[in-house]
RNA sequence: AUGACCCAUUCGGGAGACGCUGUCAGCAAUGACAGGGCCGAAGGAGCAACUGCUCUCGGAAACUCUCAGGCAAAAGGACCGUUUGGCGAUG
Numbered sequence: 001a002u003g004a005c006c007c008a009u010u011c012g013g014g015a016g017a018c019g020c021u022g023u024c025a026g027c028a029a030u031g032a033c034a035g036g037g038c039c040g041a042a043g044g045a046g047c048a049a050c051u052g053c054u055c056u057c058g059g060a061a062a063c064u065c066u067c068a069g070g071c072a073a074a075a076g077g078a079c080c081g082u083u084u085g086g087c088g089a090u091g
């Protein structure tokens, strides 16, 4: 001096699926519980192409499962771009 990968962070974009039904309490607002239906892109789990090598062991998805989470708005949201910082491979 270049600053990969990774981690955090700023801003923007960001899908899907019942504003479901019932019971109880309540003047009402609303709250609690129950019932089935559904979604996958927080997280989690499982396997796979592939890959590491300890090949009977590991790593591994936006696939699968829905434990969790969610099904008007809000919030959240994988991922993409971007801001700043950290670590520091490589030159």
Base pairs, nucleotide, nucleotide: 006086007085008084011081012080013079018036020035021034022033023032024031025030037071038070039069043067044065045064046063050059051058052057
Glycine riboswitch aptamer from a Rhodobiaceae bacterium, 91 nucleotides, folded computationally.
Model confidence (mean pLDDT): 81 of 100.
The sequence was found by an Rfam model in a public genome assembly.
It matches the Rfam family "Glycine riboswitch aptamer". Rfam's curators write: This family represents the bacterial glycine riboswitch.